[in-house]
Source information
RNAcentral holds the sequence, with entries from MGnify. SAM riboswitch aptamer (S box leader) from a marine eukaryotic metagenome, 101 nucleotides, folded computationally. The prediction has a mean pLDDT of 77. Rfam family: SAM riboswitch aptamer (S box leader). The family is grouped with related families in Rfam's "SAM clan".
Order: sequence, then structure tokens, then C1' cells
RNA sequence: CUUAUGAAGAAAGGUGGAGGGAGUGGCCCAUAGAAACCUUGACAACCUGCUUAAAAAUAAAGUAAGGUGUCAAUUCCAAUCGGUUGAACCGAUAAGAUAAG
Repeated sequence: CUUAUGAAGAAAGGUGGAGGGAGUGGCCCAUAGAAACCUUGACAACCUGCUUAAAAAUAAAGUAAGGUGUCAAUUCCAAUCGGUUGAACCGAUAAGAUAAG
């Protein structure tokens, strides 16, 4: 940079000592202990593997061995555009996150 996905899901202990939820504005979480680090655990199915399963190809279902990832709140909500004059709501987009190349 390209493609895909995103309203679901998921703990405990130790060290630590004030921040964190990407950024902006809200609104939340947090000394009944934030971030970060360590140990074990869990969730999920993006890729590889294995099985269904055979000669090949493609697709589907499963598994969870490996590589990531994740384990407060819809990506916590909003922004820009449109539906509609306002709020709410819906859709698309921007930005960001994860995976593969």
C1' cells in the first nucleotide's frame, strides 16, 4: 500500500504505584489499585496444519497442534455527507484496530 472483518465472546495471581479508554470533544474506568511487566488460564477462527476424504482441483463442516490477535462499555459515542428543519435513528465515508499478501 491492497483486500477482508468488526452490535458476539473471554479470568486469576504477583510486581508496580497514577493514570487509562488511538487522536479531538464528550462520557466512562481507576488507590476496593491505572499503565506497564511476569505466570497460568480463557475467547475467537485471520493464516498454516490435521480430520470429514477419495486421484486432482474448488468449496464446505470440524479441530485447536502452530503463527498472530483479543479478554469494560457497538471501534464506548460523536465528527464528514445523505435520508429530514431540529433531536433520536439509519446508511455511506474519514480516522483507527486486527489478519493475510